The RNA shown here (small-subunit ribosomal RNA) has 1432 nucleotides and comes from Candidatus Amesbacteria bacterium GW2011_GWA2_42_12.
Model confidence (mean pLDDT): 82 of 100.
[in-house]
RNA sequence: UUUGAGAGUUUGAUCCUGGCUCAGGAUGAACGCUGGCGGAGUGCCUUAAGCAUGCAAGUGAAACGGGUACGUUCGUGCGCAAGCACCGAACGUACUAGUCGCAGACGGGUGAGUAAUACAUAGGAAUCUACCCAUUGGUGUGGAAUAACUAGCCGAAAGGCUGGCUAAUACCGCAUAAUCUCGUGACAUGAGUAAAGGGCGUAACUGCCCGCCGAUGGAGGAGCCUAUGUCCUAUCAGUUAGUUGGUGGGGUAAUGGCCUACCAAGACUAUGACGGGUAGCUGGACUGAGAAGUUGGUCAGCCACAAUAGCACUGAGACACGGGCUAUACAUCUACGGAUGGCAGCAACUGGGAAUAUUGCGCAAUGGACGAAAGUCUGACGCAGCGACUCCGCGUGAGGGAUGAAGGCCUUAGGGUCGUAAACCUCUUUUGACAGGGAAGUCCCGAUUUAAUCGGGAGACGGUACCUGUAGAAUAAGCACCUGCUAACCACGUGCCAGCAGCCGCGGUAAUACGUGGGGUGCAAGCGUUAUCCGGAUUUAUUGGGCGUAAAGAGUUCGUAGGUUUUUUGUUAAGUUCCGUUUGAAAUCCCGAGGCUCAACCUCGGACCCGGACGGAAAACUAGCAAAAUUGAGUUUGUCAGGGGGCACUGGAAUUGACGGUGUAGCAGUGAAAUGCGUUGAUAUCGUCAAGAACACCAAGGACGAAGGUAGGUGCCUGGGACACAACUGACACUGAGGAACGAAAGCUAGGGGAGCGAAACAGAUUAGAGACCUGUGUAGUCCUAGCCGUAAACGAUGUCCGUUUGAUCUUCGGGCGCAAGCCUGGGGGUCGGAGCUAACGCGUUAAACGGACCGCCUGGGGAGUACGGUCGCAAGACUAAAACUCAAAGGAAUUGACGGGAAAGAGCACAACCAGGGGAGCAUGUGGUUUAAUUCGAUACUAAGCGAAAGACCUUACCCAGAUUUGACAUGAUACCGUUCACCUAACUGGAAACAGAUGGGGAUCAGCAAUGAUGGUAUCACAGCUGCUGCAUGGCUAUCGUCAGCUCGUGCCGUGGGGUGUCUGCUUAAGUGCAGGAACGAGCGCAACCCCUACCCAAUGUUCAAUGGUCAUUGGGAACUGCCCCGCCUUUGCGGGGAGGAAGGAGGGGAUGAUGUUAAGUCAGCAUGGCGCUUAUAUCUGGGGCGACACACAUCCUACAAUGGGAAGGAACAAUGAGUUGCCAAACCGCAAGGUGGAGCUAAUCUCAACAAAACUUCCCUCAGUUCAGAUUGGGGGCUGCAACCCGCCCCCAUGAAGAUGGACUUGGUAGUAAUCGCGGAUCAGCAGGCCGCGGUGAAUACGUUCUCUCUUUUUGUACACACCGCCCAUCAAGCCAGCAAAGUUAAACAAGGUAUCCCUAGCCGAAGCUGGGGAUGGAUCACCUCCUU
Repeated sequence: UUUGAGAGUUUGAUCCUGGCUCAGGAUGAACGCUGGCGGAGUGCCUUAAGCAUGCAAGUGAAACGGGUACGUUCGUGCGCAAGCACCGAACGUACUAGUCGCAGACGGGUGAGUAAUACAUAGGAAUCUACCCAUUGGUGUGGAAUAACUAGCCGAAAGGCUGGCUAAUACCGCAUAAUCUCGUGACAUGAGUAAAGGGCGUAACUGCCCGCCGAUGGAGGAGCCUAUGUCCUAUCAGUUAGUUGGUGGGGUAAUGGCCUACCAAGACUAUGACGGGUAGCUGGACUGAGAAGUUGGUCAGCCACAAUAGCACUGAGACACGGGCUAUACAUCUACGGAUGGCAGCAACUGGGAAUAUUGCGCAAUGGACGAAAGUCUGACGCAGCGACUCCGCGUGAGGGAUGAAGGCCUUAGGGUCGUAAACCUCUUUUGACAGGGAAGUCCCGAUUUAAUCGGGAGACGGUACCUGUAGAAUAAGCACCUGCUAACCACGUGCCAGCAGCCGCGGUAAUACGUGGGGUGCAAGCGUUAUCCGGAUUUAUUGGGCGUAAAGAGUUCGUAGGUUUUUUGUUAAGUUCCGUUUGAAAUCCCGAGGCUCAACCUCGGACCCGGACGGAAAACUAGCAAAAUUGAGUUUGUCAGGGGGCACUGGAAUUGACGGUGUAGCAGUGAAAUGCGUUGAUAUCGUCAAGAACACCAAGGACGAAGGUAGGUGCCUGGGACACAACUGACACUGAGGAACGAAAGCUAGGGGAGCGAAACAGAUUAGAGACCUGUGUAGUCCUAGCCGUAAACGAUGUCCGUUUGAUCUUCGGGCGCAAGCCUGGGGGUCGGAGCUAACGCGUUAAACGGACCGCCUGGGGAGUACGGUCGCAAGACUAAAACUCAAAGGAAUUGACGGGAAAGAGCACAACCAGGGGAGCAUGUGGUUUAAUUCGAUACUAAGCGAAAGACCUUACCCAGAUUUGACAUGAUACCGUUCACCUAACUGGAAACAGAUGGGGAUCAGCAAUGAUGGUAUCACAGCUGCUGCAUGGCUAUCGUCAGCUCGUGCCGUGGGGUGUCUGCUUAAGUGCAGGAACGAGCGCAACCCCUACCCAAUGUUCAAUGGUCAUUGGGAACUGCCCCGCCUUUGCGGGGAGGAAGGAGGGGAUGAUGUUAAGUCAGCAUGGCGCUUAUAUCUGGGGCGACACACAUCCUACAAUGGGAAGGAACAAUGAGUUGCCAAACCGCAAGGUGGAGCUAAUCUCAACAAAACUUCCCUCAGUUCAGAUUGGGGGCUGCAACCCGCCCCCAUGAAGAUGGACUUGGUAGUAAUCGCGGAUCAGCAGGCCGCGGUGAAUACGUUCUCUCUUUUUGUACACACCGCCCAUCAAGCCAGCAAAGUUAAACAAGGUAUCCCUAGCCGAAGCUGGGGAUGGAUCACCUCCUU
């Protein structure tokens, strides 16, 4: 020394970069709502637009002569007089046009111009200065005019002309005179130059006062010059002829190109001239921690301007706001001939605008002009008026008061809250109202010459401030906000509408975000909004930022200016440090006091004014000068490596072509083909020849070069580098704005050359199309010479130079030691890593570490590296480089997922192998669609569709039509009435399809109480009931699915800034995150497994109904299996594989139940429950009938078949199991062809019944490949059963009829063993109705090489522009007149995954569009293989 706060928003989440937005303060403000008082301030920011009217600069009669009025005196006239007349004179007072003096250059206004003739600060010399102060000396004597006035004339007016008279402190002579002027280097001598009077007083002088003139000095004022500072723009780079300087002259108060003549050719400029834009400057004001940024209204200093432009006059001072002349524009008057005017003074007016006041009072105060003074003038000023425009102060009451009143709002219905708030009681009276009183604020005159004192006079504000009294809570609260940031929450309404919004964003039926109400929060006579400035913003970074990947290192080098620069000594003192003097106006800010009742405000003192100038001191550092030095830098000598560069010559292989030979039908090409070539002989092969281009192996992230780049060999010319040792020069250095040179590929110009390749072009394919990818031809080009171009992902996305800082290892070029291995040392090229750095990734002695020097570049995304302008270029184009508009992000790195037509490993009836099917036919059932009065509703990818429904003729039933009821079919409560009746039972009447409506009998009660009456009950009314009405996207519960897949997590620890990671990974293994080993992890939980049930074996016990023994049977309880044992192989010993023994069973024995965290806003409000909403004589309830059963068609799931492994018939003769049964199962026996009927035994079941011989199988006979002795649909007739009822609409039996169908396209389903296939049996539902469903047993296979592919899943890894997560994201064309930008839809699919042809950069051509192709380049490309290097 007293001083610094952040938040929201990019993402699924994270860190960073980066913009946008907010919270603060301020204002000459405006707008919206509201408004009690006082004080102090402040008020046209816009059109320097125009202005009616009034006022704002006059004053002096003590400068002057007149004039007017009045008075006094005198004279004159009249009159007897008083007096009158004004005729005259003198004097006085008041007023006054004119002459004259001074002042109108101040005061007041405005900010147009001005980027320097301005301003600020500090200096300077060649100047002037009225009034004022001081000093000094004068003020003598004459003269001629002219306004006024008068006479006449002109003019509409304004005004003017002519003649005549007159005064002065007006004007002019003469005299005198210096310390003045001239002259001179200076002095002297010499010469020259002035004036005005007025007043008082006196009898008159002297005198006093005010003036006047000369000179000197001062004060204050003014002019000029210099230095420094003072906005943006280089898309303004060159400017300048009076220009720069000199000499002579002119001019000015004064210097000076200020002006002029001549001479010279200079002057300014990258430290920004010249040009353009904007702007009055400052003290200060606002903001800020500060550094600074913005600003210049009020107050103060300076400047500039006065309708616009120019000009001078007067004057001490002006080129003059309320003076003049001229021109122009505008306006006014006009008799048309001419005149007049200038509010950016105060008020006022019009216009403009979001917006800014009274045509006020007074000179009482302060200040100014004039005057001797009184005084006059003063829109300066002092006051008042208007405006919440700003700041400050005060008030709208204080204390008590619970029944927590009424009322409002909310409610879980209990209550809570507004709320001590109100009412009510007690008190006070600021403010306001009324009444009474009532200032200060200074000067003038007189006494008296001054001071003091006394007396008198004068106050705009103003009867104001202030004081006292009276009555009375009386007269006084709003505005904004309440999702987060940001203090403050509920209800209703609305339903992506209306609307809100500063940013993110709210609103699509439960909105704390819209609107209203209640409540709350904040501020308060104000509160919000808008606009602007600073802050936050370290977001232009001096304090105080960055540039590998976020925006940002120029393609590279050389080098000018500039910046920076080794060591030592001496010296100077520019920078630097210290001391002193002076200045830095006042006001303001700050500190301390004082005055208004406080404060705002005002006054006083101090400090500050961080700056400038001058003088002095010091000499370390920087700098200048001088002298030395050698380590920086360079030179000489020697050696060495090298695709460094240029020119010339030259070589072989290959390719293509030509000629010739051999030879024959193909060649070529592709994913597959075709175009193409070939019988005129290709391809193949041999020989000879020609041409052009490029240089295999060596060859290695090995070498060289500044970069671009450089590769066969030889020669010539030439640049750079490294090392070694000595010598030499002596800072010669580093960087480098402008500038210059070099600079891949493509491209351009001219001339050559042209083998191969190959933009364009043509053709063939592919494709929906294919302007592409693939193929066949092929032109420019690629090559050379000469010249342009000047760009690339020109990259290490990393500027150059110097120094410092642990290491390991490889390689290349030197040197030293050593026999060698090797060690040491210098230069270059790589990899890995320490500290450190970094947002992370990573960098890491070749730094992105730590420091220094210099340059370049960046400041949100898009628009855009674009437009315009300029420079360069033949052109293509390059370099330089904006804005409007628009968005709230764009971006970097890393994380977790998801995804990939990425990779690896693994699993599954997933594929493969095999068996049987579906898809074709008929029928059944379900669904869609259609139809209908209704065909109720739901499910509807896998995970709907023989599903809810384990059974729709009525009922069910929710749908339709018709009819009926209204406290209701059902529950609870209240009130009133009835009450032996209408409780209950029962009979019967009318209408009706019934429900129901209407009407009438009979029987006949219960409890409490003496009774009244009450309960039960009924009727009526009110609360309410009721709803298969809506919302499964408000919900509970339950369920499906991934998936019986092996996963999903936690605690502690550790790692990471963090999201997160680790654990859960790696190797082996398992059905398994099953287990073992390793390991910064150690443990644990939900899952897995096991525990449970059934089944296979044994034992024991019990034993009815199994006839008995017995136990094949049943029930109950135990045992048994664990890779436990042996052998072999692999092996880490966890385990796996093979074999064996034993055993009923052997590697989880078989099957079931059991379903982690989660996913699908999956399904269900119609099973149930439930929030909200809706209906309430109806969306409720009841009844009859109909419908859910319709039928061109499409789909799903079954059944039955198409036949001979079959069908039929007739026998024979076998073998089950699970189950069910009293409103039931129903035996025997009898009847019927049969369904069935009669019948009634037995059975509440190991007893009886269903139930039979279960069927297939086995056996005998017939059929003999055909729409059949297959198949059975459909239809006709006749019956049976259930049931109020069988028409719509049930099942069964008999006779007759006898469709389609001959094994089924693409495609698709199930199954791995007691499984598939095949055969029958039972049960639930149920009056009746199964081809469905759920169970039961009988017979009983085939196949699995294996994991390439399809699908699903698990784990790891990789890429990502995805995160609603690939059903993702996303580019461009195409529309509404055109252009540009933004947004959206559709088609194609360019990018993101190897994005399905890797992408991108430069360049050229082409094409609807994205884009494609050629040439060169980059990795910011995935994958696989190899190589190199590193680590272990």
The organism belongs to Candidatus Amesiibacteriota, within Bacteria. RNAcentral holds the sequence, with entries from ENA and SILVA.